[in-house]
This is a predicted structure of a 109-nucleotide RNA (SAM riboswitch aptamer (S box leader)) from Aneurinibacillus danicus.
The prediction has a mean pLDDT of 86.
The sequence was found by an Rfam model in a public genome assembly.
Of the family's consensus pairs, 94% are formed in the model.
Its Rfam family is "SAM riboswitch aptamer (S box leader)". Gene Ontology term of the family: regulation of gene expression.

């Protein structure tokens, strides 16, 4: 960097430390930010993968369900903040569905 699969309306510091102006991928909006942004550390959340435990089935390899959170990631304002393409509902404001894009994990090249 490409492909495949799964997930993305829940959860996590309203006063932890360092840091200093930016940030929410991109577009257009709408927001957050010196009552301190990004980033780093700590804390926390979750449970995708590994591991461990319990139960059921077993063609004994494992599969499924539940649990723990030790290891690998991830996440920790706003639905992936909304939106960009297509379709539908509505007089309209607006709403609904799907795709695309993006993010994360696992696998493959």
């Nucleotide at each position: 960097u490409u492909c495949u699969c799964a997930u993305c309306g829940a959860g996590a510091g309203a006063a932890g430390g360092c840091g200093g102006a930016g940030g929410g991928a991109c577009u257009g909006g709408c927001c957050c930010g010196a009552u301190g942004a990004a980033g780093c550390c700590c804390g926390g959340c979750a449970a995708c993968c590994u591991g461990c435990c319990u139960g059921u089935a077993u063609u004994c390899g494992u599969a499924c369900a539940g649990g723990c959170a030790a290891g690998g990631u991830g996440c920790u304002a706003c639905u992936u903040c909304c939106u960009g393409c297509a379709g539908g509902a509505g007089a309209g404001a607006u709403c609904c569905u799907g795709a695309g894009a993006g993010a994360u994990g696992a696998g493959a090249g």